[in-house]
RNA sequence: CACUGACAAAGGCAAACCCGCCGUGAGGCGGGGACGCAAAGUCAGAGGUCUCGAACACGAGAUAGCUCGGCUGCCAGA
Repeated sequence: CACUGACAAAGGCAAACCCGCCGUGAGGCGGGGACGCAAAGUCAGAGGUCUCGAACACGAGAUAGCUCGGCUGCCAGA
């Protein structure tokens, strides 16, 4: 450095739900709370799903805890 995540160790994050705020909305932020997570760190590049624009097309947005992928990272070595 790569690979793997068994055995540990130190920790970390935080689903649903509740409260407050923001947003047309999907959803986001803060607090509480833990379903879980070896990247549940980060990025909207590709796809999917969701929202808005009346609808196809098209456009704008959301989702990284949907899949693939990029970047970075703790420990250990079955």